[in-house]
Context: one part of a larger RNA
Molecule: small-subunit ribosomal RNA, central domain
Organism: uncultured bacterium
RNA sequence: CUGGGUGUAAAGGGUGCUCAAGCCGGGCAACCAGUCCGAAGUUAAACCCCAUGGCUCAACCAUGGAAGUGCAUUCCAAACUGUUGCUCUUGAAUCCCCGAAAAGCUGUCCGAAUUCCUGGUGUAACCGUGAAAUGCCUAGAUAUCACCAAGAACACCAGAAGCCAAAGCGGACAGCUGGACGGGUACUGACGUUCAGGCAGGAAAGCGUGGGGAGCAACCAGGAUUGGAUACCUUGGUAGUCCACGCGGUAAACGAUGAAUGUUGGCCGUUGCCUCGUUAGGGGGCAGUGGCUAAGUUAACGCGUUAAGCAAUCCACCUGGGGAGUACGAUCGCAAGGUUGAAACUC
Numbered sequence: 001c002u003g004g005g006u007g008u009a010a011a012g013g014g015u016g017c018u019c020a021a022g023c024c025g026g027g028c029a030a031c032c033a034g035u036c037c038g039a040a041g042u043u044a045a046a047c048c049c050c051a052u053g054g055c056u057c058a059a060c061c062a063u064g065g066a067a068g069u070g071c072a073u074u075c076c077a078a079a080c081u082g083u084u085g086c087u088c089u090u091g092a093a094u095c096c097c098c099g100a101a102a103a104g105c106u107g108u109c110c111g112a113a114u115u116c117c118u119g120g121u122g123u124a125a126c127c128g129u130g131a132a133a134u135g136c137c138u139a140g141a142u143a144u145c146a147c148c149a150a151g152a153a154c155a156c157c158a159g160a161a162g163c164c165a166a167a168g169c170g171g172a173c174a175g176c177u178g179g180a181c182g183g184g185u186a187c188u189g190a191c192g193u194u195c196a197g198g199c200a201g202g203a204a205a206g207c208g209u210g211g212g213g214a215g216c217a218a219c220c221a222g223g224a225u226u227g228g229a230u231a232c233c234u235u236g237g238u239a240g241u242c243c244a245c246g247c248g249g250u251a252a253a254c255g256a257u258g259a260a261u262g263u264u265g266g267c268c269g270u271u272g273c274c275u276c277g278u279u280a281g282g283g284g285g286c287a288g289u290g291g292c293u294a295a296g297u298u299a300a301c302g303c304g305u306u307a308a309g310c311a312a313u314c315c316a317c318c319u320g321g322g323g324a325g326u327a328c329g330a331u332c333g334c335a336a337g338g339u340u341g342a343a344a345c346u347c
Base pairs, nucleotide, nucleotide: 004318005317006316007301008300012315015200016199017198018197021194022193023192025088026087027086028085029084030083031082033081034080035077038074039073041071042070049065050064051063052062053061054060091191092188094186095184096183097182103177104176105175106174107173108172109171114150115149118146119145120144121143126135162169163168206247207246208245209244210243211242215241216240220236221235222234223233258314259313261311262310263309264294265293266292267291268290269289270288271287272286273285274284275283276282296303297302320347321346322345329340330339331338332337
């Protein structure tokens, strides 16, 4: 390098959009670049192959012949690829109508709970645990009532439910914005697909500046436990968690399953829309989302039209374990660190 692979053995990029590039629907016509047939040229010698000959044979050597997949030239063919022109509607986009949704951003607001402040009632405990102690409390706690304040999160509904490219999204209302499905079949007429690079989004923790800070809580301190206990349990408690604007760019970023397309079945649910109508707990269609399976597949587990089956296109990635996602270099970052990414040696 090829072959072979990538759910779990090594291996799918965390996600989307997109330039270059690869691949690309039906019909007609033209061209002949790729492609095909033929011709002739070239394809040094040696080597290989064939024949003959020379060393007593052979190896070896000599002579002659054949072959030479490549290259350029020329003639022809026109199915396929390509190019050009015309055309089509199934792919794709647009248009009209309807309903669904925790899709996004901004603003406003309710209630329960928690904690704090003040006041009332009230008296000796409260808290916590396996058991305790630290802690809190006669300067009046816990409990209970009233009023006030603050911040964060939204019980029930809630569902294998829904939405979003992924990350993710859950109180209510309003405004602005995006996408998908269904029905119509009006319109364009291949406008598609996948994308190295690039650009954008990207949980949590973390970083910068300024706010905010109720609860929780790394670090830290105390009390326990224990042989020890830098833990599990417990009492406190700071960053942080929240907001705004920036940075960072990673996760078991998982369906451990790249994207788009086509393709034989069965049974049972569920979401949205449409439809039939015998009006029922009914049938059918499209798009999702689940369970069990025939065929097929798999090392097995399992997967099974939402494929890990059967096919074709493009991208990414793998090549024994450790060393090591380390060193060095490059690059990005305020830093933490990220991306790229070896070798010696060893088994």